The prediction has a mean pLDDT of 78. This is a predicted complex of two RNAs, RNase P RNA and transfer RNA, with 439 nucleotides together. Rfam match: Bacterial RNase P class A. Its family is annotated with dimeric ribonuclease P complex, tRNA processing and ribonuclease P activity in the Gene Ontology.
[in-house]
RNA sequence: AGGGGGGAGGAGGCGAUCGCGAGCGGAUUUAUUCCGUUCGAGGAAAGUCCGGACUCCACAGAGCAGGACGCUGGGUAACGCCCAGGAGGGGAAACCCUACGGAAAGCGCCACAGAAAACAUACCGCCCGCUUCGUCGGGUAAGGGUGAAAAGGCAGGGUAAGAGCCUACCGCGGUUCCGGGCGACCGGACCGGCAUGGCAAGCCCCGUCCGGAGCAAUGUCAAAUAGGAGAGGAGGAGCGGCUCGCUCCGCCCCGCGUCAUAGCGGGAAACUCUUGGGUAGGCAGCUGGAGGCCGUCAGCAAUGACGGUCCUAGAGUAAUGAUCGCCCGCGACAGAAUCCGGCUUAUACCUCCCCCCUUUUU
RNA sequence: CGGGGCGUAGCGCAGAUGGCUAGCGCGCAACGUUCGGGACGUUGAGGUCCUGGGUUCAAAUCCCAGCGCCCCGACCA
Numbered sequence: 001a002g003g004g005g006g007g008a009g010g011a012g013g014c015g016a017u018c019g020c021g022a023g024c025g026g027a028u029u030u031a032u033u034c035c036g037u038u039c040g041a042g043g044a045a046a047g048u049c050c051g052g053a054c055u056c057c058a059c060a061g062a063g064c065a066g067g068a069c070g071c072u073g074g075g076u077a078a079c080g081c082c083c084a085g086g087a088g089g090g091g092a093a094a095c096c097c098u099a100c101g102g103a104a105a106g107c108g109c110c111a112c113a114g115a116a117a118a119c120a121u122a123c124c125g126c127c128c129g130c131u132u133c134g135u136c137g138g139g140u141a142a143g144g145g146u147g148a149a150a151a152g153g154c155a156g157g158g159u160a161a162g163a164g165c166c167u168a169c170c171g172c173g174g175u176u177c178c179g180g181g182c183g184a185c186c187g188g189a190c191c192g193g194c195a196u197g198g199c200a201a202g203c204c205c206c207g208u209c210c211g212g213a214g215c216a217a218u219g220u221c222a223a224a225u226a227g228g229a230g231a232g233g234a235g236g237a238g239c240g241g242c243u244c245g246c247u248c249c250g251c252c253c254c255g256c257g258u259c260a261u262a263g264c265g266g267g268a269a270a271c272u273c274u275u276g277g278g279u280a281g282g283c284a285g286c287u288g289g290a291g292g293c294c295g296u297c298a299g300c301a302a303u304g305a306c307g308g309u310c311c312u313a314g315a316g317u318a319a320u321g322a323u324c325g326c327c328c329g330c331g332a333c334a335g336a337a338u339c340c341g342g343c344u345u346a347u348a349c350c351u352c353c354c355c356c357c358u359u360u361u362u
Numbered sequence: 363c364g365g366g367g368c369g370u371a372g373c374g375c376a377g378a379u380g381g382c383u384a385g386c387g388c389g390c391a392a393c394g395u396u397c398g399g400g401a402c403g404u405u406g407a408g409g410u411c412c413u414g415g416g417u418u419c420a421a422a423u424c425c426c427a428g429c430g431c432c433c434c435g436a437c438c439a
Base pairs, nucleotide, nucleotide: 001358002357003356004355005354006353007352008351009350010349012327013326014325015324016323017322018321020040021039022038023037024036025035026034027033042333046344047343049342050341051340052339053338054214055213056212057211066210067209068208069207070206071085072084073083074082075081086100087098088097089096090095101205102204106203107202108199109198110197123144124143125140126139127138128137129136152170153169155167156166157165171194172192173191174190176189177188178187179186180185218284219283220282221281228275229274230273231272232271235249236248237247238246239245240244252267253266254265255264256263291310292309293308294307295306296305297304298303328331363435364434365433366432367431368430369429372388373387374386375385381419390406391405392404393403394402412428413427414426415425416424
């Protein structure tokens, strides 16, 4: 210098003018309005994919169903997240990737081709045999062929030809032993001639976890109208020229009893008063928190403990914007809506740190 | 906030228990038929199976992530 790998940070800056939302202070008689001052989106606020906090409902305990997760150890409020490690895979390396339990519990599937696709099997070939010489009988998985995949590989022995049939090495497996590690696992020894291929992102089995709903949760104050409950109830309300007049609503129904009234019992009733629930609407939940920053200590790390310091959006049709000027490397993806921890996805450009490879120079 | 479904040729749909060339109808093109057109007949073209990645010998189909569209529930005394 070129190429590559890993990680951290920033997310145009400054000034002026005019606006918007919230808090505080002041002016004003309340509402309101005005003035001053402070603060005012993100690394993903997004997707809503996980996990929690919080609230309500349900609940003796446990299970079924359903769902999620799945090497080991640790972290955490919790997780499907993170850290460290193991194994496998990729790369020349730095480094990166992994849905990584069980196929010897059972079921299922493996198209086409091929003899055979899984308790096996003989198409070609090879070898042996014959009262029949072939379109016969038997042996054989070393060779050919098919397929994504064919029942360990390779060498030697062995054999009629062959074959873990036997032996060495490699591979594979193990209720075995030794050493290391908390463990996954690693190394070695011994044993087994090898005895059952793949798929569990097919059903399933094993282990762990999960009660349900979600801030439109939930709590609280509570209008008008309608309707509910209780009490009163023969009068009530309105207008005008107000000792009076007019208008509107109500003065009812049923049973017993009587020739009919009277009487007795029950209910309704305009209107008045009281009142529960609860709608609109207001308020709370609503942001000070598993919070940020700095330091020390423990730890490889994730993270935790302690000390100091800071307060940094909180709306409810929903604020955070617009214009101009200057500067630079010409500015991406995108905007809170209960909160927090993650994951995933989108993202112009810039800065910094560490590491690997190649070439050159010293 | 919570739940469900869909995406396959220009349009409407099959195929979804992985498998042999991904089909059907309408439409489109050419040819035949006709004086010409329509209808009809024959032939043919046309597919990133929404996108990317993974599992598998093999993916439209199974799994994960993303994009787009549609529907439903959550207040009503």